[in-house]
RNA sequence: AAGAUUGAUAGAGGUGCGGUGUCUAAAAGUACUAUAUCUGAGGUAAGCACAAUGAAGGUAUAGGAAAGGAGCCACCGCCGAAGCGUAGAGUUGAUGCUUUAAAACUCUAUAGCUGGUACUGUAUAGAAUAUAUACAGUACUGUCACAAACCUAGUUUGUGGAGAGCUAUCAUGAAA
Numbered sequence: 001a002a003g004a005u006u007g008a009u010a011g012a013g014g015u016g017c018g019g020u021g022u023c024u025a026a027a028a029g030u031a032c033u034a035u036a037u038c039u040g041a042g043g044u045a046a047g048c049a050c051a052a053u054g055a056a057g058g059u060a061u062a063g064g065a066a067a068g069g070a071g072c073c074a075c076c077g078c079c080g081a082a083g084c085g086u087a088g089a090g091u092u093g094a095u096g097c098u099u100u101a102a103a104a105c106u107c108u109a110u111a112g113c114u115g116g117u118a119c120u121g122u123a124u125a126g127a128a129u130a131u132a133u134a135c136a137g138u139a140c141u142g143u144c145a146c147a148a149a150c151c152u153a154g155u156u157u158g159u160g161g162a163g164a165g166c167u168a169u170c171a172u173g174a175a176a
Base pairs, nucleotide, nucleotide: 006171007170008169009168010167011166014079016078017077018076019075020074021073023071024070032063033062034061035060036059037058038057042050045099046098047097048096082114083113084112085110086109087108088107089106090105091104092103115141116140117139118138119137120136121135122134123133124132125131143161144160145159146158147157148156149155150154
């Protein structure tokens, strides 16, 4: 002089990501409550309590939610942002009490998966035409590698890779 590797810090992508709040639609004229009536032995996840002094259910009338999911806007935090999966814990489930099932949600951990967005199809979740995730495909986009062309500090086109990526700076300083 060179700069493999490792680490730290900063940063970029764009219909970018998430959180909180107001509002809105939907959930839903559903659950549930009261009354009347029909019916007649159960109802509940299970046990107790409850129930012929009428359980559950149906119909009518009068009232009538909430959670989870979504959208707009504002603010805040961000660029593995975050989402999904898995594991653990918790809450709801449970509006008689207790214990707790499915399920949903929350928190924590996790290099298990996904570069980002939009659209199409299928599956799953969902009340859903919303939306989410996975897979397949298409387009756009950021980034790097390779190849080609050109008007050559670069641009364009094509192919491929994945965020465990990419860019910048600083530190580290292998072999030869």
The RNA shown here (Lysine riboswitch aptamer) has 176 nucleotides and comes from Anaerobranca californiensis DSM 14826. The RNAcentral record of the sequence draws on Rfam. Its mean pLDDT, the model's own confidence on a scale to 100, is 78. Rfam family: Lysine riboswitch aptamer. Rfam describes the family as follows. Riboswitches are metabolite binding domains within certain messenger RNAs that serve as precision sensors for their corresponding targets.